[in-house]
Context: one part of a larger RNA
RNA sequence: AGCACACGGAGGAUGCCUAGGCUUUUGGAGGCGAUGAAGGACGUGGUAAGCUGCGAAAAGGUACGGGGAGGUGCUAAACAACCAUUGAUCCGUAUAUUUCCGAAUGGGGCAACCCGGCAUCUUGAAGAGAUGUCAUUCAGGACGUUAGUUCUGAAAGCAAACCCGGUGAACUGAAACAUCUUAGUAGCCGGAGGAACAGAUAACAACAGUUAUUCCCUUAGUAGAGGCGAUCGAACGGGGAAGAGCCCAAACCAAAUGUGUCGUAAGGCAUAGUUGGGGUUGUAGGACUACAACAUAUGUUGACUUAUACAGAAGUGGAACAGUUUGGAAAGACUGACCGUAGAGGGUGAAAGUCUCGUACACGGAACAAAAUCGUAUAAGUUGAUUAAGUAGCACCUGAGUAGGACGGGGCACGAGAAACCUUGUCUGAAUCCGCCGGGACCACCCGGCAAGGCUAAAUACUCCCAAAAGACCGAUAGUGAACCAGUACCGUGAGGGAAAGGUGAAAAGUACCCCUGUUAGGGGAGUGAAAUAGUACCUGAAACCGUGUGCUU
Numbered sequence: 001a002g003c004a005c006a007c008g009g010a011g012g013a014u015g016c017c018u019a020g021g022c023u024u025u026u027g028g029a030g031g032c033g034a035u036g037a038a039g040g041a042c043g044u045g046g047u048a049a050g051c052u053g054c055g056a057a058a059a060g061g062u063a064c065g066g067g068g069a070g071g072u073g074c075u076a077a078a079c080a081a082c083c084a085u086u087g088a089u090c091c092g093u094a095u096a097u098u099u100c101c102g103a104a105u106g107g108g109g110c111a112a113c114c115c116g117g118c119a120u121c122u123u124g125a126a127g128a129g130a131u132g133u134c135a136u137u138c139a140g141g142a143c144g145u146u147a148g149u150u151c152u153g154a155a156a157g158c159a160a161a162c163c164c165g166g167u168g169a170a171c172u173g174a175a176a177c178a179u180c181u182u183a184g185u186a187g188c189c190g191g192a193g194g195a196a197c198a199g200a201u202a203a204c205a206a207c208a209g210u211u212a213u214u215c216c217c218u219u220a221g222u223a224g225a226g227g228c229g230a231u232c233g234a235a236c237g238g239g240g241a242a243g244a245g246c247c248c249a250a251a252c253c254a255a256a257u258g259u260g261u262c263g264u265a266a267g268g269c270a271u272a273g274u275u276g277g278g279g280u281u282g283u284a285g286g287a288c289u290a291c292a293a294c295a296u297a298u299g300u301u302g303a304c305u306u307a308u309a310c311a312g313a314a315g316u317g318g319a320a321c322a323g324u325u326u327g328g329a330a331a332g333a334c335u336g337a338c339c340g341u342a343g344a345g346g347g348u349g350a351a352a353g354u355c356u357c358g359u360a361c362a363c364g365g366a367a368c369a370a371a372a373u374c375g376u377a378u379a380a381g382u383u384g385a386u387u388a389a390g391u392a393g394c395a396c397c398u399g400a401g402u403a404g405g406a407c408g409g410g411g412c413a414c415g416a417g418a419a420a421c422c423u424u425g426u427c428u429g430a431a432u433c434c435g436c437c438g439g440g441a442c443c444a445c446c447c448g449g450c451a452a453g454g455c456u457a458a459a460u461a462c463u464c465c466c467a468a469a470a471g472a473c474c475g476a477u478a479g480u481g482a483a484c485c486a487g488u489a490c491c492g493u494g495a496g497g498g499a500a501a502g503g504u505g506a507a508a509a510g511u512a513c514c515c516c517u518g519u520u521a522g523g524g525g526a527g528u529g530a531a532a533u534a535g536u537a538c539c540u541g542a543a544a545c546c547g548u549g550u551g552c553u554u
Base pairs, nucleotide, nucleotide: 001553002552003551004550005549006548007547008546009545015539016503017502020474021473022471023470024469025468026467027466028465029463030462031158032157039101040100041099042055043054044053046079049075050074051073061095062094063093064092065091066090070083071082072081106115107114108113116134117133118132119131120130121129122128136155137154138153139152140151141150142149143148162193163191164190165189166188167187173180177227203210204209214241215240216239217238218237224232225231245455246454247453248399252277253276254275255274257272258271259270260269261268262267282433284398285397286396288393289392290391291390299386300385301384302383303382304381305380306379307378308377309376310375315363316362317361321336322335323334324333325332337354338353339343345357346356347355404428405427406426407425408424409423410422411421414440435450436449437448438447439446490497491496510538513525514524515523516522
């Protein structure tokens, strides 16, 4: 030196564990904010720091309800001083307080700071202080010498996704690239709600019919579009979820008001907008006129009030086991019992239906406030709306810079194409029910519908958040970046990037005392413990790597 064996050091894999995550389901909630939010700064304890809580009334005040013996949050043990059966700590509900910054709003500002005006007060003149108040925009009202002043109300800012609208890429794919694709995606902007949007046919269809909208399955990767490349990609029809329908404008009637005009006046006429009635559709409907008829009722439905029931905080009750044995410890084993509307689950010194917390089940649920749950159902009452009405005539009304057209765009699965349909920047520009639009160029016949006003629940989308439950999800290089004081330490001028780090033991019983030593390092005894090769560098403790001893070989 090599090999082998044994024993160690070092290291932290593996196994086991879980305090944390991940993904779902059901239900709730779907907003907070000038009564000052979200988020912070600074304070606040008998005690230095951090976390948590709170706000100069500062780990808290008050009231009510619950609860019942110990408490004064955590790291974090102790001490001090206190509180508590005259009911503390703790839990729930309500309420008070709530510094400064921040939309931040008296003005300013390098956020958490600086400096003011006005009113009242402090004996208050100067200076100082206390309390209150003073931003902007919009809407409405009042006053105005049309400058403005004043009163009342609203808005603003934040928030995870979902939704609607505006604007709108590129990398990429086409094996290059320009039409095309990525994609109306990402991004940016505006707006809203618990959902949003859409929505009661100027719709589809095809000679048969359907009947608002939305969503799902299918039709179907079909018809089609396409440098007919890459790719893009319907609808009708069928089956389901859910279901709900309504209101104006106009004609006509009436009223008051303003203006004009006539009139001596009363008043008349015209006109304008306003208000009330009327009226709302395609088999056309309505107004008006005439005739007929006249209903007290019936049905449907909205709102409000009352009553009842369901639901609802903290919380309460809640069955049944002993012995022997092994062991450090029994819940294990053995023997014999018991409960079960409860044998879900967690804990307890190993593996517990009957030890414990619970579980099934049953009960309770106040006060204040009334914004929300006001939600649902039933009953009664009040009140409103609506329904039930014909025949004939008349030709008054039925949404205009609209429909349509031209040019240029965009949307439709559809890239200008034979290109309908929807939309519109520019230019144009009808008809009026004997009317108008559509049925994929266009024309005819036929069929369907009535645009140019508005509202509308449900089925659908999402989850920052709350509660309960679950998992052929993870188990510390996994699972969130974060199981641990993590968006921290650290890096970067900044936007931004972004870690590592869990485990003694059943219980600290965390090694009194002695010794070695320069030593508060480390160790040896002693002691605790079932175990200390479980000693806080602590469960298990692999390998690389480093040693010690013994044997063999050289």